This is a predicted structure of an 84-nucleotide RNA (transfer RNA) from Candidatus Adiutrix sp. Its mean pLDDT, the model's own confidence on a scale to 100, is 81.
RNA sequence: GCCGGAGUGGUGAAACUGGUAGACGCACUGGACUCAAAAUCCAGCGAUGGCAACAUCAUGUCGGUUCGAUUCCGACCUCCGGCA
Repeated sequence: GCCGGAGUGGUGAAACUGGUAGACGCACUGGACUCAAAAUCCAGCGAUGGCAACAUCAUGUCGGUUCGAUUCCGACCUCCGGCA
């Protein structure tokens, strides 16, 4: 230099014929149980602003297509593999 793959909450990982983003697990928070803990069980859990209702933002970054993009297209960034 060329080719291919990957990038999603704190973390692993789904959602791929475009249609509510974050299912499910771990971690975390609250509760039950216990003398106390562990284990187990129940509930909650993206971010920012707000007393709240609610609003806005969020799939590596920036654009494009579309009524609508994690998904399709382009450029770039990072990581992994192959070829030279």